SAM riboswitch aptamer (S box leader) from a marine sediment metagenome, 106 nucleotides, folded computationally. It matches the Rfam family "SAM riboswitch aptamer (S box leader)". A reference for the family is Montange et al. (2010), "Discrimination between closely related cellular metabolites by the SAM-I riboswitch", J Mol Biol. Its mean pLDDT, the model's own confidence on a scale to 100, is 86.

RNA sequence: UCUUAUCCAGAGAGGCAGAGGGACCGGCCCGACGAAGCCUCGGCAACCACCGCCUAUGCGGCAGGUGCCAAUUCCGGCAGAAGCUAUUGACUUCUGGAAGAUGAGA
Numbered sequence: 001u002c003u004u005a006u007c008c009a010g011a012g013a014g015g016c017a018g019a020g021g022g023a024c025c026g027g028c029c030c031g032a033c034g035a036a037g038c039c040u041c042g043g044c045a046a047c048c049a050c051c052g053c054c055u056a057u058g059c060g061g062c063a064g065g066u067g068c069c070a071a072u073u074c075c076g077g078c079a080g081a082a083g084c085u086a087u088u089g090a091c092u093u094c095u096g097g098a099a100g101a102u103g104a105g106a
Base pairs, nucleotide, nucleotide: 001106002105003104004103005102006101007100012041013040014039015038016037020030021029022028024077025076026075027074042069043068044067047065048064050061051060052059053058073099078096079095080094081093082092083091085089
């Protein structure tokens, strides 16, 4: 970089550290009652591996390899539809997409 699956569920304490963080942009939040980062311990989940059922592209088990533990991926960003409205605008809802994250494969 490409392909593919998933993303409205779930799960935090302590130590070091010392001002940022939530990818990007806009918004809105989190943060000296301690951000990022690192370490220890704990937890959640079940993508891959493994085991069983034995053929269902499924279900169950386990927890070895990842991942994750504020807010739906925090919300929106592009397009379409419906509603509302004096309006090709604004707002609300829905659908699809983009971007991103994670797993697996290349």
Record summary: The RNAcentral record of the sequence draws on MGnify.